A computed fold for an 83-nucleotide RNA from Woeseia sp., annotated as c-di-GMP-I-GGC riboswitch aptamer. Model confidence (mean pLDDT): 89 of 100. The source organism's lineage runs through Bacteria, Pseudomonadota, Gammaproteobacteria, Woeseiaceae and Woeseia.
RNA sequence: CAUGAUAAGGGCACACCUUUUGAAAGAAAGGGUCGCAAAGCUACCGGUCUAAGGGGAUUCCUACGACAGCGGGGUUGCCAAAA
Numbered sequence: 001c002a003u004g005a006u007a008a009g010g011g012c013a014c015a016c017c018u019u020u021u022g023a024a025a026g027a028a029a030g031g032g033u034c035g036c037a038a039a040g041c042u043a044c045c046g047g048u049c050u051a052a053g054g055g056g057a058u059u060c061c062u063a064c065g066a067c068a069g070c071g072g073g074g075u076u077g078c079c080a081a082a083a
Stems, first nucleotide, its partner, number of pairs: 003080002011036002016031006034069001040075003044072003047067003053062003
């Protein structure tokens, strides 16, 4: 550098529940534990969700709102068997 155990010590926490917050998507805290070797950080690219406001006129469109546990990129980082 690459790779990733039935290793060691640790870490994170899906669904769901409670409270708060938000127009919503979602977020925060507590419980929970499906999973995760970057499930640390970052909306840069693609994608997805929402549509208050704005536009249109039933039903629609739109991100300046979100998602990093959808993929890629960037960046930081613990451990060390086998090959």